This is a predicted structure of a 469-nucleotide part of an RNA (small-subunit ribosomal RNA, 3' major domain) from an uncultured bacterium. RNAcentral holds the full RNA, with entries from ENA.
Context: one part of a larger RNA
RNA sequence: UGACGGGGGCCCGCACAAGCAGCGGAGCAUGUGGUUUAAUUCGAAGCAACGCGAAGAACCUUACCAAGGCUUGACAUCCCCUGAAGCUAUUGGAAACAAUAGUGUCUCUUCGGAGCAGGGAGACAGGUGGUGCAUGGUUGUCGUCAGCUCGUGUCGUGAGAUGUUGGGUUAAGUCCCGCAACGAGCGCAACCCCUACGUUUAGUUACCAGCGGGUAAAGCCGGGGACUCUAGACGGACUGCCGGGGACAACUCGGAGGAAGGUGGGGACGACGUCAAAUCAUCAUGCCCCUUACGUCUUGGGCUACACACGUGCUACAAUGGCCGUAACAAAGGGAAGCGAAAUCGCAAGAUGGAGCGAAACCCAGAAAAGCGGUCCCAGUUCGGAUUGUGGGCUGCAACCCGCCCACAUGAAGUCGGAGUUGCUAGUAAUCGCGAAUCAGCAUGUCGCGGUGAAUGCGUUCCCGGGCC
Numbered sequence: 001u002g003a004c005g006g007g008g009g010c011c012c013g014c015a016c017a018a019g020c021a022g023c024g025g026a027g028c029a030u031g032u033g034g035u036u037u038a039a040u041u042c043g044a045a046g047c048a049a050c051g052c053g054a055a056g057a058a059c060c061u062u063a064c065c066a067a068g069g070c071u072u073g074a075c076a077u078c079c080c081c082u083g084a085a086g087c088u089a090u091u092g093g094a095a096a097c098a099a100u101a102g103u104g105u106c107u108c109u110u111c112g113g114a115g116c117a118g119g120g121a122g123a124c125a126g127g128u129g130g131u132g133c134a135u136g137g138u139u140g141u142c143g144u145c146a147g148c149u150c151g152u153g154u155c156g157u158g159a160g161a162u163g164u165u166g167g168g169u170u171a172a173g174u175c176c177c178g179c180a181a182c183g184a185g186c187g188c189a190a191c192c193c194c195u196a197c198g199u200u201u202a203g204u205u206a207c208c209a210g211c212g213g214g215u216a217a218a219g220c221c222g223g224g225g226a227c228u229c230u231a232g233a234c235g236g237a238c239u240g241c242c243g244g245g246g247a248c249a250a251c252u253c254g255g256a257g258g259a260a261g262g263u264g265g266g267g268a269c270g271a272c273g274u275c276a277a278a279u280c281a282u283c284a285u286g287c288c289c290c291u292u293a294c295g296u297c298u299u300g301g302g303c304u305a306c307a308c309a310c311g312u313g314c315u316a317c318a319a320u321g322g323c324c325g326u327a328a329c330a331a332a333g334g335g336a337a338g339c340g341a342a343a344u345c346g347c348a349a350g351a352u353g354g355a356g357c358g359a360a361a362c363c364c365a366g367a368a369a370a371g372c373g374g375u376c377c378c379a380g381u382u383c384g385g386a387u388u389g390u391g392g393g394c395u396g397c398a399a400c401c402c403g404c405c406c407a408c409a410u411g412a413a414g415u416c417g418g419a420g421u422u423g424c425u426a427g428u429a430a431u432c433g434c435g436a437a438u439c440a441g442c443a444u445g446u447c448g449c450g451g452u453g454a455a456u457g458c459g460u461u462c463c464c465g466g467g468c469c
Base pairs, nucleotide, nucleotide: 008469009468010467011466012465013464015460016459019424020423021422022421023420026315027314028313029312030311031310032309033308034306035305042053043052064301065300066299067298068297069296070295073124077123078122079120080119081118082117083116086103087102088101089100090099091098092097106115107114108113126290127289129288130287131286135284136283137279138278139277140275142273147186148185149184150183151182152181153162154161155160166177167176168175192267193266194265195264197235198234199233200232201231202230203229207224208223211222212221213220238261241255242254243253244252245251317417321376322375323374324373325372326371333364334363335362338357339356343352344351345350383414388409389408390407391406392405393404394403430452431451432450433449434448435447436446
C1' cells in the first nucleotide's frame, strides 16, 4: 500500500423479507457423470461446465471404430514426359478403385505457352496430433459495480500520501460546499437505435369521410389526400413553472400543465484490472511430434449403448377443467432449385392441381387462450397420455441400427411432490398461441413476436454479493 476478520460505521442489489409461479416426487425430451463398448470422437467443470461449442449426428457432417485401398498424395507452388478432359459398356468389388473394350482427339493463344488430365523424380504438401502454463485474436466473470489513474505542486529519509478524504446529495468519483492542492484522462451521463404524443412532407401495393358508379357482398371502379397506416424531416421533457424543506447551494418532497416528469420504458454500449478463467477443434501462430502414416479415399458401424446418479426442460395429476359445436380480435417474420391459393380426393397425415407472387399487392396463414351454447359430476374418470400393435403418409440414393407425421387399437406412472432450492417489482410474473434461423427431412431447444394479464414490497435485524470510511 493492499487483502482478510464469526471488528465498527454508512450505503446498494429480487440479497433477505412480503408475494406469485415453479424445481426437488411421476412419464417423457435433452445435456452431463458413470458404466459398457471395436468405437461409444473431442472440448466445457462451483457461481461463470451440464437444451453449453452443436442455429439441426440416417449417408454426408465426423474429428471415433472395423474392414478394404492410395503414398508427391484429397489440396498448393515448381520441373520433365505424355495426353483433351470426359462419357458409355462389361468384369471383379460393399464402395473407393482396378482391368478391358468402345467413343471422344478439346478450348484460349502474343504461337512462347496457358487451361484440364495421366505418368515420373524430388523439393514439399497434409495432420480436428501435443502444449490455451509459449502466444495473437475472441469470449466469460466480478459488473453497467462506480470506480481506476496521470501531470505539476505540497508533505514524508523512504515505501508512499495528498488530490480521490470531510459535510450534504445522487442511479453514478452525479453535483454542491469545504479543504495544500490545482488541473486532466479512462469510466458515469449525454450523443446512437426502438417505443410512447404531435406537426409537416409524400400518398402506392396501404386507407375510404364526403361525391358518383356498381354488387348477393366487397375500396370493387371513378375519384379523394380527410382518417388509419407507411417512412423521411422536425417539435416535445429542461426540475422549465408554482409551493414546502435545505447552507441563499447541490438536491429533495408536493402540485399544475402535459401523450409522457424528474434517467419516461427498452436496447446497443462493459474503465484500470481479477480468475496462469475458456478456446491450439472457428481462425492465426512459436516449439515439439507423425510422414507407405497421427496424412488421405471408401463401405459399414459408432457419436442414438444403459443396473444407475445429477442439471435443464416438456406434459400432467384435472371442473378457474376435459371434450364437442360455433358467426371474435394480433404482431413480427419468411418466400424463386422458393412460398404455393381456389377446386377435387382422402377420417387424417397428405395427394392431385397449378392461379398468383422476387411480394404494404400473392402465398405461408386457420392465431390460440377468450366469448357463446352443449356435455361430463369428482372417478385413476370423457383426467393423464407413456408404452406397444396394425395400417398408412412425407423427405431423401437410402429411414434396420437411427427421422418426422396421421388413423385405429392399447391405455402405464401420476391424486400437487422430503430435506432443500430457482425465477420474477409491471405490461413484469403467470398463461396463450404465432414466426424465424439452422434445415432435403427432423424442435419440448434457441432467438424473436404479439394476446390475456396479476399479487406483494412493513422494512434492512438476518443469509449472499458489492461500494465507501
It matches the Rfam family "Bacterial small subunit ribosomal RNA". Model confidence (mean pLDDT): 86 of 100.